[in-house]
RNA sequence: GGGUCCAUAGCUCAGUGGUAAGGCAUUUGACUGCAGAUUAAGAGGUCACCGGUUCGAACCCAGUUGGGCCCU
Repeated sequence: GGGUCCAUAGCUCAGUGGUAAGGCAUUUGACUGCAGAUUAAGAGGUCACCGGUUCGAACCCAGUUGGGCCCU
């Protein structure tokens, strides 16, 4: 230098055009002598960045940044 894949909550991981789903962690209640386990409920997302396409974009297109792999 060329090709290809990845970036979504504190961590992990779904979601192939129509209001982003789980698990762990976290908060509160129940249970307990206390705690743990169990159970119920809640909170937590500018979907890496910037433009574009579209009635509508995490998703499609161009560029940028960071990372993995292959080729040279």
A computed fold for a 72-nucleotide RNA from Solanum commersonii, annotated as transfer RNA. The coordinates come from a structure-prediction model, not an experiment, and the mean pLDDT is 83. Its Rfam family is "tRNA". It is annotated as a transfer RNA.